[in-house]
RNA sequence: CACAGAGUAGAAAUUUGUGCGUGAAGUGUUUUGCAGACGGGGAGUUGCUGCAAAAACGAAAGAGCAUUAAAAAAUGCCCUGCGGUACAGAUUUCGCAUCCCGCUGUU
Numbered sequence: 001c002a003c004a005g006a007g008u009a010g011a012a013a014u015u016u017g018u019g020c021g022u023g024a025a026g027u028g029u030u031u032u033g034c035a036g037a038c039g040g041g042g043a044g045u046u047g048c049u050g051c052a053a054a055a056a057c058g059a060a061a062g063a064g065c066a067u068u069a070a071a072a073a074a075u076g077c078c079c080u081g082c083g084g085u086a087c088a089g090a091u092u093u094c095g096c097a098u099c100c101c102g103c104u105g106u107u
Stems, first nucleotide, its partner, number of pairs: 002106004010094010020083003029055008040101004061080002064077005
């Protein structure tokens, strides 16, 4: 010098547990603004993440028990469901947007 390779944050899927909602919050979508992170070092986006505001859309309940009550009904507990639900654990897969340097191996 050339070639090859490793490694992060994180992301997705499945699953387990504990919650939340089922009196509709949350999730998902769009727009604007702000901020942050992005292999060991540097740079870093039209990509990613978070927050705020606005807009449109939008859902699955059912059984049991107790109390009050004349009844209708109300409240609480609990079970089975439901939700592109929250957090945590496990497994699997993917994985520096990109550029430069570095690291390992070979020549």
This is a predicted structure of a 107-nucleotide RNA (THF (Tetrahydrofolate) riboswitch aptamer). Rfam family: THF (Tetrahydrofolate) riboswitch aptamer. Gene Ontology term of the family: tetrahydrofolate metabolic process. It was read from a public genome assembly, where an Rfam model found it.